[in-house]
Context: one part of a larger RNA
RNA sequence: GGCACACGGUGGAUGCCUUGGCACCAGGAGUCGAUGAAGGGCGUGAACGGCUGCGAUAAGCCGCGGUGAGGCGCUGAAUAGCCAGUGACCCGCGGAUUCCCGAAUGGGGAAACCCAGCGCUGUUAGUACGGCGUUACCACCCGCUGAAUAUAUAGGCGGGUCGGAGGCAAGCCGGGGAACUGAAACAUCUCAGUACCCGGAGGAAAGGAAAUCAACCGAGACUCCCCGAGUAGUGGCGAGCGAAAGGGGAUCAGCCCAAACCGGGCCGGUGUAAGCGCGCACGCGUUGCCGGUUCGGGGUUGUAGGGCCUCUGUCCGAGAGGUGCGUCUCUCGGCGGGAGUUACCAAGUCGGUCGAUAGUCGAAGCGCGUGGAACCGCGCACCACAGAGGGCAAUCGUCCCGUAGACGAAAUCGAUCCGGCCUCCCGAUGAGGUACCUGAGUAGGUCCGCUCCCGUGAAACGCGGACUGAAUCUGGGGGGACCACCCUCCAAGGCUAAGUACUCCCUGGUGACCGAUAGCGGACAAGUACCGUGAGGGAAAGGUGAAAAGUACCCCGGAAGGGGAGUGAAAUAGUACCUGAAACCGCGUGCCU
Numbered sequence: 001g002g003c004a005c006a007c008g009g010u011g012g013a014u015g016c017c018u019u020g021g022c023a024c025c026a027g028g029a030g031u032c033g034a035u036g037a038a039g040g041g042c043g044u045g046a047a048c049g050g051c052u053g054c055g056a057u058a059a060g061c062c063g064c065g066g067u068g069a070g071g072c073g074c075u076g077a078a079u080a081g082c083c084a085g086u087g088a089c090c091c092g093c094g095g096a097u098u099c100c101c102g103a104a105u106g107g108g109g110a111a112a113c114c115c116a117g118c119g120c121u122g123u124u125a126g127u128a129c130g131g132c133g134u135u136a137c138c139a140c141c142c143g144c145u146g147a148a149u150a151u152a153u154a155g156g157c158g159g160g161u162c163g164g165a166g167g168c169a170a171g172c173c174g175g176g177g178a179a180c181u182g183a184a185a186c187a188u189c190u191c192a193g194u195a196c197c198c199g200g201a202g203g204a205a206a207g208g209a210a211a212u213c214a215a216c217c218g219a220g221a222c223u224c225c226c227c228g229a230g231u232a233g234u235g236g237c238g239a240g241c242g243a244a245a246g247g248g249g250a251u252c253a254g255c256c257c258a259a260a261c262c263g264g265g266c267c268g269g270u271g272u273a274a275g276c277g278c279g280c281a282c283g284c285g286u287u288g289c290c291g292g293u294u295c296g297g298g299g300u301u302g303u304a305g306g307g308c309c310u311c312u313g314u315c316c317g318a319g320a321g322g323u324g325c326g327u328c329u330c331u332c333g334g335c336g337g338g339a340g341u342u343a344c345c346a347a348g349u350c351g352g353u354c355g356a357u358a359g360u361c362g363a364a365g366c367g368c369g370u371g372g373a374a375c376c377g378c379g380c381a382c383c384a385c386a387g388a389g390g391g392c393a394a395u396c397g398u399c400c401c402g403u404a405g406a407c408g409a410a411a412u413c414g415a416u417c418c419g420g421c422c423u424c425c426c427g428a429u430g431a432g433g434u435a436c437c438u439g440a441g442u443a444g445g446u447c448c449g450c451u452c453c454c455g456u457g458a459a460a461c462g463c464g465g466a467c468u469g470a471a472u473c474u475g476g477g478g479g480g481a482c483c484a485c486c487c488u489c490c491a492a493g494g495c496u497a498a499g500u501a502c503u504c505c506c507u508g509g510u511g512a513c514c515g516a517u518a519g520c521g522g523a524c525a526a527g528u529a530c531c532g533u534g535a536g537g538g539a540a541a542g543g544u545g546a547a548a549a550g551u552a553c554c555c556c557g558g559a560a561g562g563g564g565a566g567u568g569a570a571a572u573a574g575u576a577c578c579u580g581a582a583a584c585c586g587c588g589u590g591c592c593u
Base pairs, nucleotide, nucleotide: 001592002591003590004589005588007586008585009584015578016543017542020514021513022511023510024509025508026507027506028505029503030502031167032166039101040100041099042055043054044053046079049075050074051073061095062094063093064092065091066090070083071082072081106115107114108113116135117134118133119132120131121130122129137164138163139161140160141159142158143157144156145155172200173199174198175197176196182189186236212219213218223250224249225248226247227246233241234240254495255494256493257439261297262296263295264294265293266292267291268290269289270288274287275284276283277327278326279325280324281323282322302473304438305437306436307434308433309432310431311430315334316333317332318331319330320329321328335427336426337425338424339423340422348421349420350419351418352417353415354414355413356412357411359407360406361405365380366379367378368377369376381398382397383387389401390400391399444468445467446466447465448464449463450462454480475490476489477488478487479486530537531536550577553564554563555562556561
């Protein structure tokens, strides 16, 4: 020096564990904010560094409920001082307070700071100083004022608004909109209307009641799923892209305006004769006619519908339309019927019921043995609508929390079923005539572009820009160039629940999900330490023991550390702490050189 064996050191793998994660299911919730949010800064404890809570009333104040003996949050221990059956602490609901920054909003600003105006007020001899309130911008409403320019308008000033502004994970709609990539290169094409940017809304959003499809048969809003179908198509006919009808399901719901016409108000023009619903008589007389505007009635569709006129016909009563009679129309009340707060018209309120936000009750086991410890073993019992699960010194149905099951709310909130009040609507229609209305710079056309499975193609349909530009029901659109026949549907106004998508968040549950190099980056002071001017990047780090019983006392040492003693089942479990592999470093013994 090597090899082997044994015993250690170092190191922290492995096993076991889990406070934490991950994925999903069901139910709930789906908004917060100028009454100042989200998120922060700074404070706040007897002493207090971090976390949590709270806000100068500062780990808290008040009220109402729940619970019932101990409390003064979590991170070392102890001290001091307090609270509590006159109900503390804790839990739920409601209320009060809530510094400064932040949309930040009196003005400014390098966020958490600086400096003001006005009103009221404290104090002072008077200033100074202080307290409370208020003062941003925009929109809308009201009032005052008021140019060019007479009325007016713009503008200005003041007041009012529970109007706006900002935050928010995914999902949604709209306006813009890539490239890498694929095509084995690349340009049309693809990736993809994706990523990303902007705007907006809601608990969903969008869409939605046929100018739709279909095929000569018919269907009957929209949305979502399955099939149709990787089909028909499209495509440097490359790479690729990719429907619809129809069928089966989920859920179901339909409505309102504009216009014709009638009436009221206002404005302008015109007019002394018309007119005052109609017939006759009387009476009235700025009331008539035309245009504009506004309000109410009317009316809403394609087998066309509606208006107007005539006829038919319509619960009761009262009143009005200048008066009387007849008739007609309108208004109010009653009666009858119906409906209702998501569209169809609209504001709700109260009670009951159910649910949410604290909680309550809840069956049944003992002995012996082993052991540090009984949940183990043995013996004999019991409960079970409860033998899910967790804890307790080891493996407990019967020890504890629970579980099955059964109950519970002073207060606040939600829901629909029910009921009361309340509110709203309806009380006809049919036949004939008339040709008044039925969405115009619209439909359509040309050129250019886009979207649809459709890349310009024979290219319809839909959308946009420019230029043009109809018809009016004997009308118009569509049926994939175009024409005819036929069929079908009524554009150029609007609203609409459900079925569907998502999960920042709350509650419960599940796992051939992870188990500390895994699982969220984060089981620990984690978006922390640290890095970066900044945008931003971003860790490592869990385990004594059943219980600290965390080693009194003695000895060596300056200490660190160790040797005894003691605790403990165990100390090679001693806080550098479960197990404690390997590399690496030693000590001992044997063999070889």
The prediction has a mean pLDDT of 81. A computed fold for a 593-nucleotide part of an RNA from uncultured Solirubrobacter sp., annotated as large-subunit ribosomal RNA, domain I. Rfam family: Bacterial large subunit ribosomal RNA. Its family is annotated with ribosome and structural constituent of ribosome in the Gene Ontology. NCBI's taxonomy places the organism under Bacteria, Bacillati, Actinomycetota, Thermoleophilia, Solirubrobacter.